Predicted 3D model of a 107-nucleotide RNA (SAM riboswitch aptamer (S box leader)) from Mesobacillus foraminis. It was read from a public genome assembly, where an Rfam model found it. Model confidence (mean pLDDT): 88 of 100. Lineage of the source: Bacteria > Bacillati > Bacilli > Bacillaceae > Mesobacillus. Of the family's consensus pairs, 97% are formed in the model. Rfam family: SAM riboswitch aptamer (S box leader). Its family is annotated with regulation of gene expression in the Gene Ontology.
RNA sequence: UUCUUAUCAAGAGAGAUGGAGGGACUGGCCCGAUGAAAUCUCGGCAGCGGAGCUCUUUGGAGUUGCUGUGCCAAAUCCAGCAAGCAUAGGUGCUUGGAGGAUAAGAA
Numbered sequence: 001u002u003c004u005u006a007u008c009a010a011g012a013g014a015g016a017u018g019g020a021g022g023g024a025c026u027g028g029c030c031c032g033a034u035g036a037a038a039u040c041u042c043g044g045c046a047g048c049g050g051a052g053c054u055c056u057u058u059g060g061a062g063u064u065g066c067u068g069u070g071c072c073a074a075a076u077c078c079a080g081c082a083a084g085c086a087u088a089g090g091u092g093c094u095u096g097g098a099g100g101a102u103a104a105g106a107a
Base pairs, nucleotide, nucleotide: 001107002106003105004104005103006102007101008100013042014041015040016039017038021031022030023029025080026079027078028077043072044071045070048068049067050066051064052063053062054061055060076099081096082095083094084093085092086091
């Protein structure tokens, strides 16, 4: 990097450095000099893999949060493609998908 599987409306931020961007992309809408990105320190959330413990119908379930990751504005911020429903229309709603993110496995 690609493929497969699972999940994505819950949850969790302070300080230092830094100095204008950031929210993947496009459109929108937001965040940002009352300080963006990035880096560091400390803290926290979650419970995907490993591990421990408990239960077990031996398939697994629960739990701890030790370990490997991940995450800590807004639903994956909303939409993007398709179908259905409503509407005079603009548009709205629902379902599925695509894209994206994370984990685990494989190549």